[in-house]
Predicted 3D model of a 365-nucleotide RNA (Bacterial RNase P class A) from a Candidatus Aminicenantia bacterium.
Its Rfam family is "Bacterial RNase P class A". It is annotated as a ribozyme.
The sequence is in RNAcentral, with records from ENA.
The coordinates come from a structure-prediction model, not an experiment, and the mean pLDDT is 76.
The model forms 96% of the base pairs in the Rfam consensus.
The source organism's lineage runs through Bacteria, Bacteria candidate phyla, Candidatus Aminicenantota and Candidatus Aminicenantia.
RNA sequence: GGACGCGGACGAAGAAUCGCCACGCCCGAAAGGGCGGGGAGGAAAGUCCGGACUCCGCAGGGAAGGAUGAUCCCCAACGGGGAUGCUCCCCCGCAGGGCGGGGGAGCCGGACAGUGUCACAGAGAACAGACCGCCUAAGCCGCCGCGAGGCGGCCGGCAAGGGUGAAAAGGUGAGGCAAGAGCUCACCGUUCCGAGCGGCGACGCGAGGAACUGAGACAAACCCCAUCCGGAGCAAGGCUGAACAAGGGGCGCUCGAGGCUUUCCCGGCCGAUGCCCUGGGUUGGCCGCUGGACGCCGGUGGCAACGCCGGUGCCAGAGAAAUGAUUCUUCGCGACAGAAUCCGGCUUACAGUCCGCGUCCUGCC
Numbered sequence: 001g002g003a004c005g006c007g008g009a010c011g012a013a014g015a016a017u018c019g020c021c022a023c024g025c026c027c028g029a030a031a032g033g034g035c036g037g038g039g040a041g042g043a044a045a046g047u048c049c050g051g052a053c054u055c056c057g058c059a060g061g062g063a064a065g066g067a068u069g070a071u072c073c074c075c076a077a078c079g080g081g082g083a084u085g086c087u088c089c090c091c092c093g094c095a096g097g098g099c100g101g102g103g104g105a106g107c108c109g110g111a112c113a114g115u116g117u118c119a120c121a122g123a124g125a126a127c128a129g130a131c132c133g134c135c136u137a138a139g140c141c142g143c144c145g146c147g148a149g150g151c152g153g154c155c156g157g158c159a160a161g162g163g164u165g166a167a168a169a170g171g172u173g174a175g176g177c178a179a180g181a182g183c184u185c186a187c188c189g190u191u192c193c194g195a196g197c198g199g200c201g202a203c204g205c206g207a208g209g210a211a212c213u214g215a216g217a218c219a220a221a222c223c224c225c226a227u228c229c230g231g232a233g234c235a236a237g238g239c240u241g242a243a244c245a246a247g248g249g250g251c252g253c254u255c256g257a258g259g260c261u262u263u264c265c266c267g268g269c270c271g272a273u274g275c276c277c278u279g280g281g282u283u284g285g286c287c288g289c290u291g292g293a294c295g296c297c298g299g300u301g302g303c304a305a306c307g308c309c310g311g312u313g314c315c316a317g318a319g320a321a322a323u324g325a326u327u328c329u330u331c332g333c334g335a336c337a338g339a340a341u342c343c344g345g346c347u348u349a350c351a352g353u354c355c356g357c358g359u360c361c362u363g364c365c
Stems, first nucleotide, its partner, number of pairs: 001361010012330007020039002023036005041336001045347002048345005053233004060266004065229005070084005085108001086106009109224002114222002116218003131162002133158003139154006170188006189212005196205003237287004247278005258270004294313008331334001
């Protein structure tokens, strides 16, 4: 210097002129005018989670449904974040195969509750299995032999060796056997239990013991377990102005229409000039509304997420919706994209620039 990965910051800049939106102050009877500071984003987006706020007759029991799933911590809360543990992958080193260091990924409860799936290949894919192969000790039959016995067949035995596969779970040596096999033994290995020790914990180390004839994978398959979940949403909701004509149809008044419990059932509650449809009327104003789990700076505690203390700033608030246009200069010629009650996250989109860390390559000293 370059490439890649991870993380973070920014995301055209400056000037002039004319406009737009809301606010404060001043002038004005009003219309309006003047001055001042402010006016989209890192995602304003998707509306996927979590809350604030508001309303619903505080929301009982059961079923159904949904979400989450290692540990500890952070946070208002979360399905978010941080750190750690475990598992897996990559790189480097030491080395003789396992350790050490660095980086990355993981929806990471349960596969002796039950059901299901396991393509191709293969004999066999799970209370699995015998194709090639090895064996004929025991039992039965036939033949041969004087006989010991031999040969053949039946009934069988084996799981070592070959072979298939992602997966068929012990290795080496010795003994043993008809042939074999943890069948037995030695060493090693694997799995399980585990006194004790370390850690807040997940978990780690582990004396000792048992098994290897048990023990496959998948729960981002059904399912099971544990925990949590009342519903609706700013068109929430509150105040207020104006206008609401009759008529027509249907149901009902305790033998109850209709409504609330917002998926259903039970239970509970409300309920009468009432309810539904039609007909016709009004489509105004104010509040909610933007000062907040807020931003910036400094200090401090913590590995970190984050907390605490001090100082300082006010930073869109419209109501079909303002944030724009023109000209000039500069450069790398400008991406994705526009607030609508407000926050915290996640996810997705994004031209280009800068910074930090790591790995590799190359050049120079």